Annotation
The RNA shown here (transfer RNA) has 84 nucleotides and comes from Candidatus Iainarchaeum sp.
[in-house]
RNA sequence: GCAGAGAUGGCGGAACCUGGUAACGCGUAUGCCUGGAAAGCAUAUGCCCUCACGGGCUCAGGAGUUCAAAUCUCCUUCUCUGCG
Numbered sequence: 001g002c003a004g005a006g007a008u009g010g011c012g013g014a015a016c017c018u019g020g021u022a023a024c025g026c027g028u029a030u031g032c033c034u035g036g037a038a039a040g041c042a043u044a045u046g047c048c049c050u051c052a053c054g055g056g057c058u059c060a061g062g063a064g065u066u067c068a069a070a071u072c073u074c075c076u077u078c079u080c081u082g083c084g
Base pairs, nucleotide, nucleotide: 001083002082003081004080005079006078007077010026011025012024020067027045028044029043030042031041032040046057047056048055049054060076061075062074063073064072
């Protein structure tokens, strides 16, 4: 230099082909249970602002297409693998 694969909340990891509110598990918080724990069960859990109601932003970064983009197109960054 060329080719291929990949980058998703605190962690792991789906959804992408076929555009429509980011699943599930772990962890964490609160409650239930218990004499008290553990286990189990229920609820919540991306980030920011707000007393609250509520609002804004978010899938490596940027731009484009579209009513609508993690998903399609282009450029860039980084990681892994192969070729030279």
Taxonomically the source falls in Candidatus Iainarchaeum (Archaea, Candidatus Iainarchaeota, Candidatus Iainarchaeia, Candidatus Iainarchaeales). The sequence is in RNAcentral, with records from ENA. The prediction has a mean pLDDT of 80.